[in-house]
Predicted 3D model of a 72-nucleotide RNA (transfer RNA) from an uncultured Clostridia bacterium.
RNA sequence: UGGGGUAUCGCCAAGCGGUAAGGCAUGGGACUCUGACUCCCACAUUCCUAGGUUCGAAUCCUAGUACCCCAG
Numbered sequence: 001u002g003g004g005g006u007a008u009c010g011c012c013a014a015g016c017g018g019u020a021a022g023g024c025a026u027g028g029g030a031c032u033c034u035g036a037c038u039c040c041c042a043c044a045u046u047c048c049u050a051g052g053u054u055c056g057a058a059u060c061c062u063a064g065u066a067c068c069c070c071a072g
Base pairs, nucleotide, nucleotide: 001071002070003069004068005067006066007065010024011023012022018055026042027041028040029039030038048064049063050062051061052060
């Protein structure tokens, strides 16, 4: 310098144009003499950033940023 990939809650991780599953953790509650286990409830008005397309974007397009891989 060219090409490709990844970026979603504190962590892991689904999602593939119709408004964000699940697990762990965390907070509250039930149970228990206490704790653990188990069970119930809550937890992303914005998905790396900024624009664009669309009635509607985490999802499509453009440009950036960070990290990883390949080539030189």

Record summary:
It matches the Rfam family "tRNA". The family's RNA type in Rfam is transfer RNA. The coordinates come from a structure-prediction model, not an experiment, and the mean pLDDT is 81.